SAM riboswitch aptamer (S box leader) from Algoriphagus aestuariicola, 104 nucleotides, folded computationally. Its mean pLDDT, the model's own confidence on a scale to 100, is 82. The model forms 97% of the base pairs in the Rfam consensus. NCBI's taxonomy places the organism under Bacteria, Bacteroidota, Cytophagales, Cyclobacteriaceae, Algoriphagus.

RNA sequence: GAUUUAUAAAGAAGAGGCGAGAGACUAGGCUCGAUGACCCUCUGGCAACCAUCCCCAUGCAGGUGAAAGGUGCCAAAUCCUACCCUUAGCGGGAACUAUAAAUU
Numbered sequence: 001g002a003u004u005u006a007u008a009a010a011g012a013a014g015a016g017g018c019g020a021g022a023g024a025c026u027a028g029g030c031u032c033g034a035u036g037a038c039c040c041u042c043u044g045g046c047a048a049c050c051a052u053c054c055c056c057a058u059g060c061a062g063g064u065g066a067a068a069g070g071u072g073c074c075a076a077a078u079c080c081u082a083c084c085c086u087u088a089g090c091g092g093g094a095a096c097u098a099u100a101a102a103u104u
Base pairs, nucleotide, nucleotide: 001104002103003102004101005100006099007098008097013043014042015041016040017039021032022031023030026082027081028080029079044074045073046072049070050069052066053065055063056062083093084092085091
């Protein structure tokens, strides 16, 4: 890098550095940003995919909880819309994207 499966309206910020754009890509919105965003470092935290552990159940599968390990994440629904169903709206689905695990 590719494939498969699962999840994505919940949750979680301080300090220091940098200095102009940022929110994945295209377009349209909307928002964040010199009261310093984005990004980087440190510290802290959230979550519970994998691993581990407790308890329950047990033929197998499984369920609850913990969390000091491996990842991930910590503005806004993946920020919203775009394609399909739908007169439209609401709502639903798909695709894309992100993350995890497995395979290659």